[in-house]
RNA sequence: AUUACGUUUUGGCAAACCUUUUUGAAAGAAAAGGGAUGCAAAGCCACCGACCUAAGGGGGAGACCAAUGGUAGCGGGGCCGUGAGG
Numbered sequence: 001a002u003u004a005c006g007u008u009u010u011g012g013c014a015a016a017c018c019u020u021u022u023u024g025a026a027a028g029a030a031a032a033g034g035g036a037u038g039c040a041a042a043g044c045c046a047c048c049g050a051c052c053u054a055a056g057g058g059g060g061a062g063a064c065c066a067a068u069g070g071u072a073g074c075g076g077g078g079c080c081g082u083g084a085g086g
Stems, first nucleotide, its partner, number of pairs: 012039002017034007037073001043079003047076003050071003057065002
C1' cells in the first nucleotide's frame, strides 16, 4: 500500500471553581494550566428580543434614566459542518 473478515462509534467542546497573568470605569473579555457542570452544533455571526454593566452624558449635589460597552453556555434567526438510520 492492497484485499478479505470481525468488532465498535471514534471522538469534539469545556460551566462553576482554583492558580498565574493581561485588559476594561464596570459588566465582562483574553492567555497558560488544572477541573468536568453540561452541550448533537456549547462551531461562527450582535439582525431581533431578553438580560448584565453605567465611565462619559442627563438629572434638586438626588432617586434614577440610559449603550456607543457586554452575554452566541438566554432565546429567535442566519451561515458553515459531523455522525447514524432511511
Predicted 3D model of an 86-nucleotide RNA (c-di-GMP-I riboswitch aptamer) from a Gammaproteobacteria bacterium. The sequence was found by an Rfam model in a public genome assembly.